[in-house]
């Protein structure tokens, strides 16, 4: 010296990027919610600079003065009272004992009366007792004075640590007074009361006296300009920092000199007067450190250098002196003024200014100065932002940050400003003065109504405001301040205490042991787990707490508010002390229950619609902890404003053109000078506090201290240096420009001119159409069109050449010629000498559309009018058609004005094409070939990029300059300004809303995109359906019920392989409730069986018979009945909670993985490509190599054959049949094509290229179907949604649909005859022969558990013969009647069959639609399952047995590749606009309201200054406030109105995304309900196809 840098969530199906939003951190003068033990240190109206009750916050000096109101003391005096003494007068009494008399009150007793009888109470009367007290008499005796002495006392001094008291000692007086008791002596009254006089003391009251202590008011001095509060104003020399000269300065310090002698007033006071008060007036008296002359003048000031002028105050004193005063000079500190630099936002504020800028002179000030005035000049400031507007006290610092920065300016400190609002001066050293004055205003208060008083933004405190901010405390003990000589006084400064978890720091709420892992809670898979050593319990400790004791420092001599505080000691006892938030991710921490898109949560993403780790509660857990969360704000993260440290092709962003060019910025090579920048050194400043490191003090820490070290990154001055930049000077040539010589070109402007074509007109020929479209129509045409020929007119545009070509700054430019003119390029032994680059403002140009004026107008053609299309069609298509398109002049100034790429310069591989020029080589020459400069294209190294891509024409590597961007929407909008004739353009916000919007690329899906391929997909055929009748299923309707499910393909003769009862799930009625069925428990009984009555039955009530097996003799097993509760039961719900199974795409050829490679990544590759195949089948190739599930094969069957065996077959057999085991087919062989795979043909063979058929169904899709097959989660019912029974219904019938049967007939019907199958089934069965019946069938009973018997003649179509003769029939058989049969308890609803009779529709079926490619279609019958019976259905079987396929354009479905995409719930997608509804913010608006700053005029207080006079006063200049007026500015509000935004399920359409069904978009114009449409020009950010050209390999 250095110490310092973290990220995450969210756009997507996924990815990378861009980009915003949000979170984690720190902080606060905070507030709010819940909670709250202690201490220390700090902090505490951020809002209303709102209003303030009450008290206090600035006084002091008597040693400046006159004084004396009050207090105290002293002195004098008056009165009264009391006490003492003396004298005197009057009156009364006599210590004690005895006797006698009276005797209140009280106590006791008796009587009477009254109250209601008693009891009881009250009153009255009488009697008795004794005492206090009183009166009188007798007896005994008593009183006073007092010498000396002692004590007390008084005065003075001393001792003692100090004050008081006490004490002690010494000295003096014992004069006066008192007390004690006595000696001697004396007097008789003594004592008491009252009165009078004198005297002393005490107390009280009054008066006088300034004498003293002191002191109200006053004069005077100093201080109230400090301290304290606040931040309204101020964008300024206000502040910060560094300088400067023209100043002032009380108190303080230093030095020098002086302080003499006088004078006149005045306040207070006194007297009187006015007033309610505040206050004031008149007269009169008086002092000073108040005031004024005089003297002096070191000194000062002025000066004409002669001179003039200018001071003072005393007071105290211990007598030593001290404090003061005056003058001058100096100092320190403080203050005033000036300057450089720095100091917020706004240009939607661009011009401002008249004392303004400067000068001269004067005035004024402490001082420079337009500070003020007169005159003169016309300046001064401004894009480096003046002026205006908004906001704001500034700084040290504080918070944050790695830093740079950003934010902030509480507490502490420096400066400024303010003191109710505005103005003003006075005094003073200092103010234009917070607790001073004057005036004006607003407000409040008092009032006698005439007038007055006030200013908390000092400390407390109150009200109000607000989310919110304290005690009307103690003390001057400390620090400091004012006054004073001092003692002291004052001090809400300050020191402290109080309140508040408001902040920081520290401490505590216990520690150790303790497993039955207690109880209890919660969870549970029921085993257990967890709270949890946690608790209880045992032991220990005492910080804190409580109580007691002791008790500081802070204090220098004294003095302590804090404070009996801190600290210390002792005692008691785990005792007094834990909450808050969170637990989906970010982000540490999970389960149960409740709820059910409700209630609610939420910082972002988001959670909640019946299993919520996201809501609420509980248990548990996590994080902090006397706090914890929330809210608000700032910084950080945010490299999202980028100086450090970003970008602009497509994400936001290059201006239309740099075309010209100003300011500004930047600038080639060499030399020299200077030193502005730059660097170094030295010096000064950068207050203290704060910050960093060290050290120290409070027990630690916070906090505090520290002349310990730094830092304060800054700036000023001086000196030195000269590489670089700048400046100045001198040169240079490579940049730039010029000259000369060439050269290409749709470069520009003006004029002239040409042919083809369209249209129109005229004429001729000619006749019925033309035109137009997907198809038509409107339209033109017999009045002669179209067509054709000739002629004429007019306007516009220029085929071929022609090109990825050329020129131009861009827009743009195209027939030909002429004139004028700009620029580029090439060559050059020429010239100038940096003259350059860029370029804010400015100027100019600028497609199309549009505007104005005047022309022109052939074609085309917005608008408009018709015709079509359509649900509509304000469109696409068609027929017309105006403006316009064209010209001249003038505007407009915008485009996808694009290479979506600003300009300039340098550097960094190449290859190729093309345009222009030059050189070389070669040749006779043009060619060819090579080199080079400029342009224009394609592909590519390195590099860059998010990727796509760019790549010497950079989007690479660098430098310079300009412009622009900062989430999306609102919006390129509003308002304002400028421009414009208008349309409109340029400049350009905010409120509000939102968590995304966006770029590139990936995988899918989709396309009314493309290519290829396949399929009975079409086509070619055959036969049907759709029409009829009937059967059957479905919809709908009906019904008590018509049970339920299935509903395009992938429901509908489907579940149902068979509803008369049963089935049955539905309906009506009747029953049962541990149940019809399962397990367990208890009791009884064997089981079982016969039978009566009621009932429709289920069932109910009864009566008998019967006693089994086993046993340890209790019982047990099975069964029946009854009972109890656990439980049973449910075809009740959810197939969108599920399993399983199934349908479909689809028997389509696909779907994936490992490793490797490529890509930042999602992903790709493999799996693509070329062939081939039924096939991702195989081959080849290839950054791929392999593998799995699918395909194929293996399996069954059929076709040929061999072997073996065999019941049966009447029998034989090389045969037939049955069964088993084999063989056979593999492109093996031949030919051809092909690299191969393979394909074509052939032979042989029963069979040939998969021989035919079947089973077999990848990853997945459709929340496909099924909870009613079964299983199953959850919910629901439990005398019912369970269960039993009878009857009914599922079988209904206006209508519609699906699947079938039978037909419509002659390829046929009927009659007769004659042939030929296969698969199968059979004991509650198949049923033979034989007999009966027309027949269905009946009787019968043989055989057969079946290669044996039976169904079963084994069949029908077929074949032979006959008849019918084209018709509603000898077709067809519905419908109906009668008579029968069979099954079954039962045939009515509602079975099948037979016989006779009846004889309907129907004559081949509209639109549409289905199946089938060979033993197939078509047609014919047979058998089985289900089943008592019931088959036109279904599953199988065999008989007869075709036609056609050119082919892949089209329809449908599928596969692969590719392309576009705004889709990913994936086109049944997404999405736009009007209208309607609700809400939100905002613009305009007739106006309205308050406000702000100026302006003009009027009036004008106080006051400074000036002037005047009749010095009472008046006038003048200036000015605050006030008034009038017209404008300006922002704000609020406003009927109405405009657009904008938002809002699960509104209306109309379908604009965009695919070629989005008319490619889209940009500018402009017109039009239209709306998206939008159309015209003109432009872009590709358009799909597809074909062609041309070029490039690469």
């Nucleotide at each position: 010296u250095a110490u310092g840098g973290a990220g995450a969530g969210u756009u997507u199906g996924a990815u990378c990027c861009u980009g915003g939003c949000u979170c984690a951190g720190g902080a606060u003068g905070a507030a709010c919610g819940c909670u709250g033990g202690c201490g220390g240190c700090g902090u505490g109206c951020c809002u209303a600079a709102u209003a303030c009750a009450u008290g206090c916050a600035a006084g002091u000096c008597g040693a400046g003065c006159g004084g004396c109101a009050g207090c105290g003391a002293g002195u004098u005096u008056u009165g009264c009272a009391c006490u003492g003494u003396u004298u005197u007068u009057u009156c009364a009494a006599c210590c004690c004992g005895g006797a006698c008399a009276g005797g209140a009150c009280g106590u006791u007793g008796a009587u009477u009366u009254u109250g209601u009888u008693u009891a009881c109470a009250a009153a009255a009367u009488c009697a008795a007792c004794c005492u206090a007290c009183u009166a009188c008499c007798c007896g005994a005796a008593g009183a006073a004075u007092g010498a000396a002495c002692g004590c007390a006392u008084u005065g003075a001094g001393a001792u003692g640590a100090a004050g008081u008291c006490a004490a002690u000692c010494u000295c003096a007086a014992g004069a006066a007074u008192g007390c004690g008791g006595u000696a001697a002596a004396u007097u008789u009254g003594u004592u008491g009361a009252a009165g009078a006089a004198a005297u002393a003391g005490u107390g009280c009251a009054g008066a006088a006296u300034g004498u003293c202590g002191g002191c109200g008011a006053g004069c005077g001095g100093c201080g109230g300009a400090c301290g304290g509060c606040u931040g309204a104003g101020u964008a300024a020399c206000g502040c910060g920092u560094g300088g400067g000269a023209a100043c002032g300065u009380g108190c303080c310090c230093c030095a020098a000199a002086g302080u003499g002698a006088g004078g006149g007033a005045u306040a207070a006071g006194c007297a009187c007067c006015g007033g309610a008060a505040a206050c004031g007036g008149u007269g009169u008296c008086u002092a000073a450190u108040a005031c004024c002359g005089c003297a002096u003048a070191u000194g000062g000031u002025c000066u004409u250098c002669g001179g003039a002028u200018u001071a003072a105050a005393g007071c105290u004193u211990u007598c030593g002196a001290g404090c003061g005063c005056u003058u001058u000079g100096g100092g320190a500190g403080c203050g005033g003024c000036c300057c450089g630099c720095g100091u917020c936002c706004u240009a939607u504020u661009a011009g401002a200014u008249u004392g303004u800028u400067g000068g001269u002179g004067a005035g004024g000030u402490a001082a420079a100065g337009g500070c003020u005035c007169a005159c003169c000049a016309a300046g001064u400031c401004g894009a480096c932002g003046a002026u205006g507007g908004g906001u704001a006290g500034c700084u040290g610092g504080u918070c944050u940050g790695a830093g740079a920065g950003g934010a902030u300016g509480a507490u502490c400190a420096g400066c400024c400003a303010g003191a109710c609002u505005g103005g003003a001066a006075c005094u003073g050293a200092g103010a234009c003065a917070c607790g001073g004055u004057c005036c004006a205003g607003a407000c409040u208060c008092c009032u006698a109504c005439g007038g007055g008083a006030g200013g908390c933004a000092g400390c407390a405190g109150u009200a109000a405001g607000g989310a919110a901010u304290c005690u009307u405390c103690c003390a001057c003990a400390a620090u400091g301040g004012g006054g004073g000589a001092a003692a002291c006084c004052c001090u809400g400064a300050u020191g402290g205490a109080g309140c508040a978890a408001c902040g920081c720091c520290g401490c505590g709420u216990g520690c150790a042991g303790g497993a039955u892992g207690a109880a209890g809670g919660c969870c549970u898979u029921c085993g257990g787990g967890u709270c949890g050593u946690a608790a209880a319990c045992u032991g220990c400790u005492u910080u804190u707490a409580u109580a007691a004791g002791c008790g500081a420092a802070g204090a220098a001599u004294a003095u302590g508010a804090c404070g009996g505080u801190a600290a210390c000691u002792u005692a008691u006892g785990a005792a007094u002390a834990a909450g808050g938030g969170u637990c989906g991710g970010c982000u540490a921490a999970c389960u149960a229950c409740g709820u059910g898109c409700c209630a609610g949560c939420a910082g972002c993403c988001g959670c909640g619609g019946u299993c919520a780790u996201a809501c609420g509660u509980a248990g548990g857990a996590c994080c902090c902890a006397a706090g914890c969360g929330u809210u608000a704000u700032c910084c950080g993260g945010a490299g999202u404003g980028a100086c450090u440290g970003g970008g602009c092709g497509u994400a936001a962003a290059g201006a239309g053109u740099u075309g010209c060019g100003u300011a500004g910025g930047c600038g080639g090579c060499u030399c020299g000078u200077a030193a502005a920048g730059c660097g170094a050194a030295u010096a000064g400043u950068g207050a203290a506090a704060c910050c960093u490191g060290g050290u120290g003090g409070c027990u630690c820490a916070a906090c505090c201290a520290u002349u310990c070290a730094g830092a304060c990154u800054a700036u000023u001055a001086u000196u030195c240096g000269a590489a670089c930049u700048c400046a100045c000077g001198a040169g240079c040539u490579c940049g730039a420009g010029a000259g000369u010589g060439g050269c290409a070109g749709a470069g520009g402007u003006a004029c002239c001119u040409g042919g083809a074509a369209u249209u129109u007109c005229u004429u001729g020929u000619g006749u019925a159409g033309g035109a137009g479209u997907g198809a038509a129509a409107u339209c033109c045409g017999u009045a002669g069109a179209u067509a054709u020929a000739a002629g004429a007119a007019g306007g516009a545009a220029c085929a071929c050449c022609a090109a990825u070509g050329g020129c131009g700054u861009a827009g743009g430019c195209a027939g030909g010629g002429u004139a004028c003119u700009g620029g580029a390029c090439c060559a050059u032994u020429u010239c100038u000498g940096a003259c350059g680059c860029u370029a804010a403002g400015g100027c100019a140009c600028g497609a199309a559309a549009g505007c104005g004026u005047g022309g022109g107008g052939a074609g085309c053609g917005a608008a408009c009018c018709g015709g079509a299309u359509u649900a509509g069609a304000u469109a696409c298509c068609c027929g017309g058609g105006u403006a316009g398109u064209c010209c001249a002049c003038g505007c407009c100034g915008u485009a996808a004005a694009c290479g979506a790429u600003g300009g300039a310069u340098g550097c960094u591989a190449g290859c190729u094409g093309u345009g222009g020029g030059g050189g070389g080589u070669a040749u006779c020459g043009a060619c060819c070939c090579c080199c080079u400069c400029c342009g224009u294209a394609g592909c590519g190294a390195a590099g860059c990029u998010a990727a796509c891509g760019c790549g010497u024409u950079a989007a690479g590597c660098a430098u310079c300059c300009c412009g622009c961007c900062u989430g999306u929407g609102g919006a390129g909008u509003a308002c304002g300004g400028c421009c414009g004739c208008a349309a409109g353009g340029c400049u350009a916000a905010a409120a509000c809303a939102u968590a995304a919007a966006g770029g590139a690329a990936u995988u899918g899906a989709c396309g009314g995109g493309g290519a290829c391929c396949c399929g009975c997909a079409c086509a070619a055929g055959c036969g049907g359906u759709g029409g009829a009748g009937c059967g059957u299923g479905u919809u709908c309707u009906u019904u008590a019920a018509u049970u339920c499910g299935a509903u395009g393909a992938u429901a509908a003769a489907c579940g149902a392989a068979g509803a008369a009862c049963c089935u049955u799930a539905c309906c009506a009625g009747g029953g049962u409730u541990u149940g019809a069925c399962a397990u367990c428990c208890c009791g009884a009984g064997a089981a079982u069986u016969u039978u009566g009555c009621c009932g429709a039955a289920a069932g109910g009530c009864g009566a008998g018979a019967g006693u089994g097996c086993u046993u340890u003799a209790u019982u047990g097993a099975a069964c029946u009945c009854g009972g109890u509760g656990a439980c049973a039961g449910a075809u009740g719900a959810u197939g969108c909670a599920u399993g399983g199974c199934c349908g479909u795409c689809g028997u389509c050829a696909g779907c994936u993985c490992g490793u490797g490679u490529c890509g930042u990544g999602a992903g790709a590759u493999g799996u693509u490509u070329g062939g081939u195949u039924a096939a991702g089948u195989c081959c080849a190739u290839c950054a791929a190599c392999g593998a799995g599930c699918g395909c194929a094969a293996c399996c069954c069957u059929u076709g040929u054959u061999a072997g073996u065996a065999g019941u049966u077959g009447a029998a034989u057999u090389u045969u037939u049949c049955u069964a088993c085991u084999g063989a056979g087919a593999c492109u093996g062989c031949c030919c051809c094509g092909g690299u191969a795979a393979c394909g074509g043909g052939g032979a042989g063979g029963a069979a040939g290229g998969a021989g035919g058929g079947g089973a077999u169904g990848a990853u997945g899709u459709c929340a496909g179907g099924u909870c009613a097959g079964u299983a199953u989660u959850u919910c629901u019912c439990u005398u019912a949604c369970a269960u039993c029974c009878u009857g009914g219904g599922c079988u209904a019938g206006a209508a519609a649909c699906g699947c079938g049967c039978u037909a419509c007939a002659a390829u046929g019907g009927c009659c007769g005859g004659u042939a030929c199958a296969a698969c199968g089934g059979g004991c509650a069965g198949c049923c033979a022969a034989c007999c009966c019946g027309c027949g269905a069938g009946g009787g019968g009973g043989a055989g057969c558990a079946a290669a044996u018997c039976c169904c079963a003649a084994c069949a029908a179509a077929a074949c032979c013969g006959g008849u019918c003769c084209c018709a509603g029939u000898u077709c067809g058989g519905a419908u109906a009647g009668c008579a029968g049969g069979c099954u079954g308890a039962a045939a009515c609803u509602c079975g099948c069959c037979u016989g006779c009779u009846u004889g309907a529709a129907g004559u081949c079926g509209g639109a549409a639609u289905c199946g089938c490619u060979a033993g197939u279609a078509a047609u014919c019958g047979c058998a089985g399952a289900u089943c008592a019976g019931c088959a036109u259905g279904u599953u199988g079987c065999g008989g007869u047995g075709a036609a056609u396929a050119c082919g892949u354009u089209c329809c449908c479905g599928g596969g692969u590749c590719u392309u576009g995409u705004a889709c990913a719930c994936a086109c049944c997608g997404c999405c736009c606009g009007u209208c309607a509804a609700a809400c939100c913010a905002u613009g305009a608006a007739a106006g309205u309201g308050a406000c702000c700053a100026a302006c003009a005029c009027c009036c004008g207080a106080a006051g400074u200054c000036c002037g005047a006079u009749u010095u009472a006063u008046c006038g003048g200049c200036c000015u605050a406030a006030g008034g009038u007026g017209g404008g300006g500015g922002g704000c609020a509000u406003g009927a109405u109105u405009g657009g904008g935004g938002u809002u699960a399920a509104g209306u109309c359409g379908u604009a965009a995304c695919a070629a989005g069904g008319u490619a889209u978009c940009c500018g402009u114009a017109c039009c239209g309900g709306a998206a939008g449409g159309u015209g003109c020009g432009g872009a590709u950010g358009g799909a597809u196809u074909a062609c041309c050209u070029c490039c690469u390999u």
RNAcentral holds the sequence, with entries from MGnify.
This is a predicted structure of a 1593-nucleotide RNA (small-subunit ribosomal RNA) from a soil metagenome.
It matches the Rfam family "Bacterial small subunit ribosomal RNA". Its family is annotated with ribosome and structural constituent of ribosome in the Gene Ontology.